[in-house]
RNA sequence: UGUGAGUUCUGGCAAACCCGCGCGAAAGCCGGGGACGCAAAGCCACCGGGCUACCGACGAAAACACAUCGUCAACGCUAGCGGGGUUGCCGUU
Numbered sequence: 001u002g003u004g005a006g007u008u009c010u011g012g013c014a015a016a017c018c019c020g021c022g023c024g025a026a027a028g029c030c031g032g033g034g035a036c037g038c039a040a041a042g043c044c045a046c047c048g049g050g051c052u053a054c055c056g057a058c059g060a061a062a063a064c065a066c067a068u069c070g071u072c073a074a075c076g077c078u079a080g081c082g083g084g085g086u087u088g089c090c091g092u093u
Stems, first nucleotide, its partner, number of pairs: 012038002017033004022029002036080001042086003046083003049078003056072005
């Protein structure tokens, strides 16, 4: 320097699901329970992807209006979709 085998303490987080006079239009989030899993499944919406569409625009039906259906649309959400940034733990033969 390369290749192969093999190894890790104390611990950490917490999917589905259930509960809540919880928040939110929704996606989803928060608290409690619970563990599917995760070596960053710690944190951050910068890039891509995905989810939702209250408001808004357009259209349809309707037609005073409200309300209904459809399409578009993120400044909302997702970090346990991936990339990236950043911090942390361990490190034996």